[in-house]
Description
A computed fold for a 104-nucleotide RNA from Sulfuriferula sp. AH1, annotated as Guanidine-I riboswitch aptamer. Lineage of the source: Bacteria > Betaproteobacteria > Nitrosomonadales > Sulfuricellaceae > Sulfuriferula.

RNA sequence: UAUCAGGAUUGCUAGGGUUCCGGUUCCAGUUACAUGGAAUGUCUGGUCCGAGAGCGAUCCGGCCUCAAGGUGAGGUUCCACGGAGGGAUAAAAGCCCGGGAGAG
Repeated sequence: UAUCAGGAUUGCUAGGGUUCCGGUUCCAGUUACAUGGAAUGUCUGGUCCGAGAGCGAUCCGGCCUCAAGGUGAGGUUCCACGGAGGGAUAAAAGCCCGGGAGAG
């Protein structure tokens, strides 16, 4: 100095916040309920978001082996430290920029 990580989808988890549901507090309201409004995620929750470097599955692709007329079966596809900043959504994040910058 150059090169090397194949692509996509999906279920979930670590994690994440607060639109909605629920919880809590206050206020209004009622004879009492009901009901309405505001605040609160420093509410363990439901919905929700969710990993390149987390787990599982599927499809396409690469490579290897075996068999083969078409083609099929099996295997394999390693490794991976990482800011700051910005972006989406209601909002945040291990989401996206991004296997980015940088480091090795």
Its Rfam family is "Guanidine-I riboswitch aptamer". Rfam describes the family as follows. This family represents a conserved RNA structure found upstream of the ykkC and yxkD genes in Bacillus subtilis and related genes in other bacteria. The function of this family is unclear although it has been suggested that it may function to switch on efflux pumps and detoxification systems in response to harmful environmental molecules.
The sequence is in RNAcentral, with records from Rfam.